[in-house]
Molecule: transfer RNA
Organism: Candidatus Woesearchaeota archaeon
RNA sequence: GGACCCGUAGUUUAGUGGCUAUAACGCAUCCCUUACACGGAUGAGGUCGGCAGUUCGAAUCUGCCCGGGUCCA
Repeated sequence: GGACCCGUAGUUUAGUGGCUAUAACGCAUCCCUUACACGGAUGAGGUCGGCAGUUCGAAUCUGCCCGGGUCCA
C1' cells in the first nucleotide's frame, strides 16, 4: 500500500429499512436474613464509532474518515 470482516449500555450481545433498540452479567433501591450470601421485585444506564448521502422513514443501505482484527504484498 491492497482485499475482507467487525464497531450497539460499564462488559458480552440480539436486532439486516417501520412504535423514542433486546437480553444476560454488573450497578442502585426495596423485600427476604440477627447479619452476609443466595433468592425475589423495581429502576437507572445507549445521542447504535464520526460526518455526509439515499429514503416518507436508517442501528440496518451507500460514500468518506477513525479505531480494531485477519490475510496478501